A computed fold for a 121-nucleotide RNA, annotated as FMN riboswitch aptamer (RFN element). Model confidence (mean pLDDT): 83 of 100.

RNA sequence: AUUUGUCUUUGAGGCGGGGGGCAGUUCCCCACCGGCGGUAUAGCCCGCAAGCCUGAGUGUUCAGGCACGAUUCGGUGAAAUUCCGAAGCCGACCGUAUAGUCGGGAUGAGAAAAGGCAUGU
Numbered sequence: 001a002u003u004u005g006u007c008u009u010u011g012a013g014g015c016g017g018g019g020g021g022c023a024g025u026u027c028c029c030c031a032c033c034g035g036c037g038g039u040a041u042a043g044c045c046c047g048c049a050a051g052c053c054u055g056a057g058u059g060u061u062c063a064g065g066c067a068c069g070a071u072u073c074g075g076u077g078a079a080a081u082u083c084c085g086a087a088g089c090c091g092a093c094c095g096u097a098u099a100g101u102c103g104g105g106a107u108g109a110g111a112a113a114a115g116g117c118a119u120g121u
Base pairs, nucleotide, nucleotide: 001121002120004118005117006116007115008114009113010112016030017029018028019027031101032100033091034090035048036047037046038045043089044088051066052065053064054063055062056061071087072086073085074084075083093104094103095102
């Protein structure tokens, strides 16, 4: 340095102002936010994760399916739907006056990242 195993830790942000209304952080106007891996630096290119369903097993897990959304134009460059400029767009389920931002499943789960130990080369 690398292979395999195992353990530990980490592992999601955001409603502030105004309006009408009996009632809204849910409507309307303005505002605000952006998980993980890949790739020229990405919410909207490719892939993954949280939710739900089915089957096997039933402590854990494995396989399959569904929900899962959204971008263009110009510039630079060898290379960018990733950078710079401009204008846009999107956001699971349950609850409640219709929710990306409130409450809940969740002190959960998890893509993955870092480190320790063991092991083979």